[in-house]
RNA sequence: GGCCUCGUAGCUCAGCGGAUUAGAGUGUCAGCCUCCGAAGCUGAAGGUCGCCCGUUCGAAUCGGGCCGAGGCCGCCA
Numbered sequence: 001g002g003c004c005u006c007g008u009a010g011c012u013c014a015g016c017g018g019a020u021u022a023g024a025g026u027g028u029c030a031g032c033c034u035c036c037g038a039a040g041c042u043g044a045a046g047g048u049c050g051c052c053c054g055u056u057c058g059a060a061u062c063g064g065g066c067c068g069a070g071g072c073c074g075c076c077a
Stems, first nucleotide, its partner, number of pairs: 001073007010026004028044005050066005
């Protein structure tokens, strides 16, 4: 340098056949329970879906560029 895969909540990930209201588990916080705690139950907060541009009535999802992570291949003295 070329190609491929990935980037979504604090963490691990689903959704990537364009329109459900962006979700699950775990964690955090609050409440219930308990003598207290753990466990259990209930609820809440937490996201510019890596960034920018484009296509579209409509983009996490399609296209282009850039950034970052991983892998394969190649080149150089």